[in-house]
Predicted 3D model of a 485-nucleotide part of an RNA (small-subunit ribosomal RNA, 3' major domain) from an uncultured bacterium.
Context: one part of a larger RNA
Formats: sequence, C1' cells, structure tokens
RNA sequence: UGACGGGGGCCUGCACAAGCGGUGGAGUAUGUGGCUCAAUUCGAUGCAACGCGAAGAACCUUACCUGGCCUUGACAUGCACGUGGUAAGAGCCCGAAAGGGUGAUGACUCCGCAAGGAGAGCGUGCACAGGUGCUGCAUGGCUGUCGUCAGCUCGUGUCGUGAGAUGUUGGGUUAAGUCCCGCAACGAGCGCAACCCUUGCAUCCUGUUGCUAUUUGGUUGAGAGACCGAAGCACUCUGGAUGGACUGCCUCGUUCCAACGAGGAGGAAGGUGGGGAUGACGUCAAGUCAGUAUGGCCCUUAUGGCCAGGGCUGCACACGUACUACAAUGCUCAGCACAAUGGGAAGCAAACCCGCGAGGGAGAGCAAAUCCUCAAAACUGAGCCCAGUUCGGAUUGUAGUCUGCAACUCGACUACAUGAAGCUGGAAUCGCUAGUAAUGGCGCAUCAGCUACGGCGCCGUGAAUACGUUCCCAGGCCUUGUACA
Repeated sequence: UGACGGGGGCCUGCACAAGCGGUGGAGUAUGUGGCUCAAUUCGAUGCAACGCGAAGAACCUUACCUGGCCUUGACAUGCACGUGGUAAGAGCCCGAAAGGGUGAUGACUCCGCAAGGAGAGCGUGCACAGGUGCUGCAUGGCUGUCGUCAGCUCGUGUCGUGAGAUGUUGGGUUAAGUCCCGCAACGAGCGCAACCCUUGCAUCCUGUUGCUAUUUGGUUGAGAGACCGAAGCACUCUGGAUGGACUGCCUCGUUCCAACGAGGAGGAAGGUGGGGAUGACGUCAAGUCAGUAUGGCCCUUAUGGCCAGGGCUGCACACGUACUACAAUGCUCAGCACAAUGGGAAGCAAACCCGCGAGGGAGAGCAAAUCCUCAAAACUGAGCCCAGUUCGGAUUGUAGUCUGCAACUCGACUACAUGAAGCUGGAAUCGCUAGUAAUGGCGCAUCAGCUACGGCGCCGUGAAUACGUUCCCAGGCCUUGUACA
C1' cells in the first nucleotide's frame, strides 16, 4: 500500500421491512444431472450453467453410432507426363444409396489456308488439400460478471531515507469524485452528467394510398343511412422543422457566504419528466479453438470424404425454468363493441361453395397509410348450484386434415369416445415501487411443416404498499486490528 475481520462510524440498493403475485405439492412442456445405450455428438456448471449456444434435430441439419463405399480426394493452387474424338453423357448391369462397370450420342476457346499446334477439361504421379481432432492455462476478436456501482488514474509541486503519501482526506450536499466551503497543493484525463433515439405539449410546413367539419354531384333506399365522385386540408393522422424545463420565478430553511433542501405559482410536463442506447481502470488464468481467425501438437487408404439406416426424442429417478389447473371475481351457450406493433410474391389471400371440424375448392384484390390476417379479457342475457362437478384436462382408442420424396422410430392439428392427478401446496425460496405488478389477447423472427407453453415486441384492463434502516444480502467512503500478500 492492499486484502481480510462473526471491528467501528456514515451511506445506498425491491437488500430487509410494508404490500401484491408466484415457485416449492399435481399433470404436462422444456433444459440439465444421472442411468441406459452400438450411439444416446459437443460445449455451458454458485451468483454470472440448467426454455443456455439452438431465431425451429422426421431426411437434411449432424459434428454421434452401425453398415456400405472413395483415396490428389466434396474444395484451392502449382509442377511433370499422358490424352485432348476429349469433356459431357441417354440407356443398360450390380447396388438401399453412395459407388462400381458398360456406353449410343457427342461438344468448346485461341493460332493456322490446311496439315497441325496450344488451351480448357479429363487421367496418372507429386507437392498438397482436408480435420466440429487436442490445448480458451499459448492467442486475437467477441461476451458475461461485480455494475450504470462511482469510482480509477496522471503531470508538476510539496512531504518522506524509502515503499509511498498528498491531490482523491475533512465540513456540508448530490442519483453521481455532483457541486460548494476549507485545505500543500495546483491542474488534467478515463468514467458521472450533457450531447443521440423514443415518448408526452405547442406552433409552422406537408396533403396521398390518409382525413371529412363545411359545400356539392350521382346511384340506391320508404326513411335513417350506405356507396361512388367533386371540393377542401378545419380535425385525426403521416413525414419534417422549430420552440419548450433552466431550480428560470416566489416563500421558507441551512450556513460566515454558498452548494443545496422543503413548499408554492405558472405549465402539457418540475426538479435527471418517463423509457432506451451508452458499461471507466480493472476482477474472475470467468466463457468461447464448435461462429470465424490463429501459434503449437496430433491424424493422412483416415481422426479426411460420400451414402443408407439409426441416434441426438432413450427412462427407475433427481433438480431448474415455464404452461395448464384445482373453480362461482368461475364454467358453458348465445348476442355484441373498442386496439397497437407488425407481415406478405415459390407470398398474403376476400366474396362464394363444400365439410360437424382441422381443412378443401375458388380465386376478386394486394410488391402495400390502398389489399389481406385479425382481436381478447370486458359487457348483456340464459343455464350450472359447490359436487372430483357442465371444475380439470392428462392418458388411451377410432376416424380424419395439412406440410413434406417420406410423419414407424419422431410432426402439428381436427372430430367422436375416454376421462387420470389435482380441492391452493412442508421446510424453504423468487419477482415487483406505476401505466409498474397482476391479468387479457395480438404480432414477428427462425421456418416446407413443427413439438413455441420458449424468445423478442405490441396494445387492452389495471392495483396494493413503503413507518423505517435494528436485522439478512450486495456494494461505496472513512477509520481501526492483523501470525496474510
């Protein structure tokens, strides 16, 4: 100087407390361990592995296993020789395919009148290719984490024999090493903040595919109205520009002055307005050689390459993360309103017809503010009457639909039948402070299809509580002790 302490002081954080909802019990989905297996490919392992890499394992993917095949090789460059009626290749034979035979037909470029020569291509041989083989403790790059915590340092000066200290400590204050005051320090850098995006307010511009207050034409209709058009840009809205918030104003408090704190006015918004992006010096020899790159080592008729089938989906069990429930704030049936983000050409698909349904037929319209997919909880009415039930839906059987060469291993969905566990969950444990939790649906990526109940977004409905910092956990500053470095 650090690190550590079941030392001390001050402070912060959904850390506790106050609340709301869960997990832990059930069934299922999914990941992991374990076991099994010819193989169940590999990696990730306290927080910070376990719905993680994987934004899609039937084949492919695929790295694993079994079997069958290839050996200059699926791919690159070069050299030598050969061929260059050669490459390619219908068909036929063996084969599950890959592959191995045979082979009708049969090209191309350049030079040259031609003969021919050179080349591409192919064959043989050699250099080499190839490796998801090992090492993340040889590495780059990228990432997680402490932590969006408020820290981490430097120059000069000064002090000290020196390691080093000072500055950065102290008194206040802040979300903040934020700012003020003081001070042998004076300055500076990386962080903080601000600058960026979005959301909330206003003004202006913009006016189609958007909008319709006013005006108006037409069609239809008994009418209300609906549809088509003109006109317009008032409104909504799209896109853009500008303004707006700064403790600026007032009162009070604090202190020597201040920074600042409390309240108020005005305001769409008030004290960082909300959200995002942004992650200092470093820590964990943290993670990744399987994304790619890369040193070294290893394999080279195999640890490389191709193919078929299987496996990654196995199942006594254990754990994590979720979904669905156990019901009446509910379930069933009927009627009926209101979104936003988004997606679409090998695509999205309306009307209409068929089917109980999944779906099928049909194909108007739409490369998009035009067209298409579209709400759900909620509300209203009726039934159920507290029961393992009109709760719950696992499991199983039968019949089907769709995607796709192909749904046996191993897809999703539909109909009928079947109706399991489950009556609110022990010890323990998690999330959340506001448009948040909780709850309801919708969209997208991956994608032929889908094991999505996952992930990422969007909108609807919309709470309770916070006295406080004694305690648990994590962290920051100062201080103290130390058989530690």
Description
The RNAcentral record of the full RNA draws on Greengenes. Model confidence (mean pLDDT): 82 of 100.